[in-house]
RNA sequence: CCGUAGCUCAACUGGUAGAGCGCAUGAUUUGUAAUCUUGAGGUUGCGGGUUCAAGUCCCACCGGU
Numbered sequence: 001c002c003g004u005a006g007c008u009c010a011a012c013u014g015g016u017a018g019a020g021c022g023c024a025u026g027a028u029u030u031g032u033a034a035u036c037u038u039g040a041g042g043u044u045g046c047g048g049g050u051u052c053a054a055g056u057c058c059c060a061c062c063g064g065u
Base pairs, nucleotide, nucleotide: 001064002063003062006021007020008019009018015052023039024038026036027035045061047059048058049057
C1' cells in the first nucleotide's frame, strides 16, 4: 500500500454495490463459433466502534506485496 461476483477491476469529498470477461437462458445457424436478448452470482477478508446511514472514517486481528 492492498483485500469488493468464479477472474480482472470500478464505486471521485459517507447516502440504495456496478462493469468487462466467464457462466446460464432464449434468438439466429444444418451444427459449432461469433453476434444479440434476458438472467443468476456479493453477509464488500474477520471482529468491534462512530454515524440517521459505513465498501468508504477509527481500532484490533488475518492474509498478500
This is a predicted structure of a 65-nucleotide RNA (transfer RNA) from a marine eukaryotic metagenome. Rfam family: tRNA. The family's RNA type in Rfam is transfer RNA.